[in-house]
Context: one part of a larger RNA
RNA sequence: GAACGAACGCUGGCGGCGUGCUUAACACAUGCAAGUCGAGUGCGCGUCUGUAGCAAUACAGAUGGCGCACGGCGCACGGGUGCUAACACGUGGGCAAUCUGCCCUUCGAUGGGGAAUAUCUUCGGGAAACCGAAGCGAAUUCCGCAUAACAUUCCUUGGACUUCGGUUUGAGGACUCAAAGCCGUAAGGCGUCGAAGGAGGAGCCCGCACACGAUUAGCUAGUUGGUAGGGUAACGGCCUACCAAGGCUUUGAUCGUUAGCUGGUCUGAGAGGAUGGCCAGCCACACUGGAACUGAGACACGGUCCAGACUCCUACGGGAGGCAGCAGUGGGGAAUCUUGCACAAUGGGCGAAAGCCUGAUGCAGCGACGCCGCGUGGGGGAUGAAGCAUCUCGGUGUGUAAACCCCUUUCGACCCGGAAGAAUGCCUCGCAAGAGGACUGACGGUACGGGUAUAAGAAGCCCCGGCUAACUACGUGCCAGCAGCCGCGGUAAGACGUAGGGGGCCAGCGUUGUUC
Repeated sequence: GAACGAACGCUGGCGGCGUGCUUAACACAUGCAAGUCGAGUGCGCGUCUGUAGCAAUACAGAUGGCGCACGGCGCACGGGUGCUAACACGUGGGCAAUCUGCCCUUCGAUGGGGAAUAUCUUCGGGAAACCGAAGCGAAUUCCGCAUAACAUUCCUUGGACUUCGGUUUGAGGACUCAAAGCCGUAAGGCGUCGAAGGAGGAGCCCGCACACGAUUAGCUAGUUGGUAGGGUAACGGCCUACCAAGGCUUUGAUCGUUAGCUGGUCUGAGAGGAUGGCCAGCCACACUGGAACUGAGACACGGUCCAGACUCCUACGGGAGGCAGCAGUGGGGAAUCUUGCACAAUGGGCGAAAGCCUGAUGCAGCGACGCCGCGUGGGGGAUGAAGCAUCUCGGUGUGUAAACCCCUUUCGACCCGGAAGAAUGCCUCGCAAGAGGACUGACGGUACGGGUAUAAGAAGCCCCGGCUAACUACGUGCCAGCAGCCGCGGUAAGACGUAGGGGGCCAGCGUUGUUC
């Protein structure tokens, strides 16, 4: 000098864009943050219609509304925080050792049966959370059968390559394996099942690279390798049995400490050094530890089970909970925001769609925390007013500064107007291409435009001994104090305090901390 997720002191007019718990991964009141589908299904309620009846009501049907339950898809995304010195990340490769829901392309199929169960009804237990028994009974729930190309396993057989382990490709035979319907008058549409390929995603392996400490020098028994088997989507001590005795290490093993990694960011002429907050990619974690279930995908933040600590409820028998989601509270701290609005846009989930959900997101609020822009007026004005300061008492400085005259009106105030962001989707016509139509804005009466009035509402902070731009007076008297370094202060202090004056920066200015 530059920089910062900064803090502190004094001060503070406006706007735009960013940004805001760096500390206790401390504990959390309250609300919200993941649902959706009736065009898969059952039931209850409601509504409507019809029949009988004077009526209450009963029965039948419909249903666009509400709810419960089964079923499907989603909940593995999105959002948050930082364990880990590791194939975690980065980079470059490999998988002839692999998987893949939804989506796209292609081929084929969708036949015929059966069953259970939730909701419900009737009982029972419990303070509650909830649980048990019997009965009824639906489906795109579940289970057989048929069909069978591909595929699995086995058998026979041919070709190509080969590191002789195997890889790949063709023909024949045997074995096993599939499905679901819904809407629509219909046409048709949406689905379902099998197979091949793709896209995107995921898993595994390897080369290189990957902080500090030797006041850490030895570490290791599934340890290192082999054989066989199991397990996995898949290779593998991943696991098991047996066999061998290996494997790593001063080119730093092991142990300890610290730390998410990267694109980047800051600095620097560069090389380098420091750093990894916001944004983006990857990884890890979800009260602490462990485990599996479901599923295409989890060993799952707002799922399950077990154990533990903590908090809460309890009828003492037993139960409930997990903000490192968004707000917010206490605590810690020098220090870090609203218990806001909206799904209008973008994106996501579900749905045929309408639509519903979405603290993602879009916006608003708070904070000079940062960057950028603007303003606090402009011109004229000397007999150089007054005041203040200084003085050799003549003067000099403040100083064109003020007053005064002329002008302008940004920002702010008030009045009027007032957006873009919004066309997808929907409806009508049409074979289609397309044409036409109605609706939808949180921000927001905001941005922006026009108008009215007035210089009117808007300047501070630090410094002035040298480094270092800027000087005098008074007070004080090694006191009170200053100080980044050198150093000032003991009676004329340009260094302390105050005043006048001056210098610097400016809605900021200084100080502290950290990095280069």
Source information
The part of an RNA shown here (small-subunit ribosomal RNA, 5' domain) has 516 nucleotides and comes from a metagenome. It matches the Rfam family "Bacterial small subunit ribosomal RNA". Its family is annotated with ribosome and structural constituent of ribosome in the Gene Ontology.